[in-house]
c-di-GMP-I riboswitch aptamer from a Nitrospirota bacterium, 81 nucleotides, folded computationally. NCBI's taxonomy places the organism under Bacteria, Pseudomonadati, Nitrospirota. It was read from a public genome assembly, where an Rfam model found it. The model forms 94% of the base pairs in the Rfam consensus.
RNA sequence: AACCGAUAAAGCCAAACGCACCGUGAGGGGCGGGCGGAAAGCACCGGGUCUUAUCCUGUUCGAGACAGCCGGGCUGCCGAA
Numbered sequence: 001a002a003c004c005g006a007u008a009a010a011g012c013c014a015a016a017c018g019c020a021c022c023g024u025g026a027g028g029g030g031c032g033g034g035c036g037g038a039a040a041g042c043a044c045c046g047g048g049u050c051u052u053a054u055c056c057u058g059u060u061c062g063a064g065a066c067a068g069c070c071g072g073g074c075u076g077c078c079g080a081a
Stems, first nucleotide, its partner, number of pairs: 004079002012037002017032003021028002035068001041074002045071003048066005
């Protein structure tokens, strides 16, 4: 250094929910909160799930959302076995 991840140490993030705001919506982000996380850091490369547009319904195409859905990519703290 890499693999690996501990009843270690220092820290970090923040589920559901509540309040207010933005968005047609999925959802986002602020405050509180703490389910959890060794990348729950970054970024849509692939898949997946969800939303949406027309008078309504369905399908398709399109446009979006989810990185705490999975795989892959890049970067990062510590150093027991």